This is a predicted structure of a 333-nucleotide part of an RNA (large-subunit ribosomal RNA, domain IV) from a Minisyncoccota bacterium. Its mean pLDDT, the model's own confidence on a scale to 100, is 82.
Context: one part of a larger RNA
RNA sequence: GUCCCCAAGGAACUCGGCAAAAAAGCAGCCGUAACUUCGGAAUAAGGCUUCCCCAUGAUUAAUUUCAUGGGGCGCAGCGAAAGUAUGUCUGGCAACUGUUUAUCAAAAACACAGCUCCCUGCGAACUCGCAAGAGGAUGUAUAGGGGGUGACGCCUGACCAAUGCCAGAAGGUCAAAUAUCGGCGGUGAGAUUAUCUCAAGCUGACUGAUAUAAGCCCUGGUGAAUGUCGGCCGUAACUAUAACGGUCCUAAGGUAGCGAAAUUCCUUGUCAGGUAAGUUCUGACGCGCACGAAUGGCGUAAUGACUGGACAACUGUCUCGGGGACUUGCUCG
Numbered sequence: 001g002u003c004c005c006c007a008a009g010g011a012a013c014u015c016g017g018c019a020a021a022a023a024a025g026c027a028g029c030c031g032u033a034a035c036u037u038c039g040g041a042a043u044a045a046g047g048c049u050u051c052c053c054c055a056u057g058a059u060u061a062a063u064u065u066c067a068u069g070g071g072g073c074g075c076a077g078c079g080a081a082a083g084u085a086u087g088u089c090u091g092g093c094a095a096c097u098g099u100u101u102a103u104c105a106a107a108a109a110c111a112c113a114g115c116u117c118c119c120u121g122c123g124a125a126c127u128c129g130c131a132a133g134a135g136g137a138u139g140u141a142u143a144g145g146g147g148g149u150g151a152c153g154c155c156u157g158a159c160c161a162a163u164g165c166c167a168g169a170a171g172g173u174c175a176a177a178u179a180u181c182g183g184c185g186g187u188g189a190g191a192u193u194a195u196c197u198c199a200a201g202c203u204g205a206c207u208g209a210u211a212u213a214a215g216c217c218c219u220g221g222u223g224a225a226u227g228u229c230g231g232c233c234g235u236a237a238c239u240a241u242a243a244c245g246g247u248c249c250u251a252a253g254g255u256a257g258c259g260a261a262a263u264u265c266c267u268u269g270u271c272a273g274g275u276a277a278g279u280u281c282u283g284a285c286g287c288g289c290a291c292g293a294a295u296g297g298c299g300u301a302a303u304g305a306c307u308g309g310a311c312a313a314c315u316g317u318c319u320c321g322g323g324g325a326c327u328u329g330c331u332c333g
Base pairs, nucleotide, nucleotide: 001326002325003324004323005322006321008319009318012317017314027049028048029047030046035040037151051072052071053070054069055068056067057066058065073077086312087311088310089309090308091307092306093304094303098110099109114149115148116147117146118145119144120143126135127134128133152299153298154297155296157229158228159227162226163225164222165221166220167219168218171217172216173215178211179210180209181208182207183206184204185203186202187201190198191197230248231247232246233245234244257291258288269285270284271283272282273281
C1' cells in the first nucleotide's frame, strides 16, 4: 500500500456517517400512507413463501406447469459463482429528460417547452463579404431575426421626472457644397494727368450676409424598455401602540404575496417543536441594517450523482486498539 476479521458499545468520529458496513436482492403471494398536474407517489412502507418426496385436481406433446393436502432433510433451499434497490420523515433551489469549465467546479449555472416585447411586406429584417454574391429560404407574418423570462397554478401594483426608443413638426440652434447680394483687390475707356479721384463693364485668392438637411432644444407617447418606488412631528378612558391628524419633499413614494430568508448587520433576535443538552433544523412573529412582482412574486405533484435537518438499520468512523494475508521502498542480514 491492497485486502480480511474482532469483545462490549454503536456516530460517542467528523465540517459532514467521508469511508466502510448492512438488510433486501425487479421471483411468487399478500399489502401499501400523506400528497397529487389523477399519470403518479410505488418495487412506497411492511409481511410471508422459495429445496426434495408422495397423493389428488386442473393443465400439457411431456413425471410439462399450477393449486391443495401430507411427508422428509439440512446451519442454510434465488443453498455455489455471476448479477441484483438501504429505507423513512421534513426544508431549500431548479418544474422535468438534457447540457457544461477535455486536464481541480456537474451545480441552485446553461438549455428547455411555455409566456412576453421589439424588428421584418419579401431583392424582408438580420448575418458574412471591398464587391459580385451567399445564407435567411427554393421560406412569406400560424414565417424569419433579436431581447427578456423560464413547465404548471394564482398573479404580475405605482411612477414617463432622468436615460433609451417611437411619433411629431410651429419655433430656436446648426455643416459643407451651391446660388444670390455685398466688402476688398485687379483690369480698363474717359476726364484731370504729379499723385489721386470717379461712371459703366469684366474678373478674382480672401472675406461678410441671405437661402438650405438631419440632429439637438422642443411637443407627445412608451415599463414583460434602462430604471425608481420618502422624511419629520403629534394623537385613543392604566401603559403601550397609533386606525387618525399636521407638515416638508417627490416623477411616484413598495401594492398582492413572502419575510432573521441561498437576502437579517445587531443575532445564538423572541416564542414554540424536536434533544438529557440544538450558534444548525422546522413552524411562527415582523423594527425587511439592505424581499417584492417576467433583472419575475408566491405556491407546487413528479424529478435530482444538487444542498440543509432528523430517524431506523448498519457498522473499526470512533471509545481504542488488536490480530491476520499478500505486496512496494528503505535499513540490516